[in-house]
RNA sequence: UAAAUAGCCGGGGGGUGCUCUCGACAGGGAGCUGAGAUAAUACCCUUGGAACCUGACCCAGUUAAUGCUGGCGGAGGAAUCGGCUGGAACAUACACA
Numbered sequence: 001u002a003a004a005u006a007g008c009c010g011g012g013g014g015g016u017g018c019u020c021u022c023g024a025c026a027g028g029g030a031g032c033u034g035a036g037a038u039a040a041u042a043c044c045c046u047u048g049g050a051a052c053c054u055g056a057c058c059c060a061g062u063u064a065a066u067g068c069u070g071g072c073g074g075a076g077g078a079a080u081c082g083g084c085u086g087g088a089a090c091a092u093a094c095a096c097a
Base pairs, nucleotide, nucleotide: 001091006085007084008083009082010081011046012045013044014043016040017032018031019030020029021028022027052077053076054075058071059070060069061068
């Protein structure tokens, strides 16, 4: 000099179901799974991309019920990021022994 994991800030992209109950609606309450479940100002993802969408009113299993779990998926798409901190391993230069 260069440099990964990681952290911070900004930009960008996402999803917000199922059951019961109250309510004209919006929505409220309780329960389930989950990082996040009625837009929280939160959570997740940002190509090294399963965050998320299509396939899908899909298939198998499970459950009170549900993408709840697995398959589908070595399928197709999806935001082509920026700055700062920091310095792993390796490499180069210089100095010392």

This is a predicted structure of a 97-nucleotide RNA (TPP riboswitch aptamer (THI element)) from Desulfarculales bacterium UBA696. Of the family's consensus pairs, 100% are formed in the model. It was read from a public genome assembly, where an Rfam model found it. It matches the Rfam family "TPP riboswitch aptamer (THI element)". Its family is annotated with thiamine pyrophosphate binding in the Gene Ontology.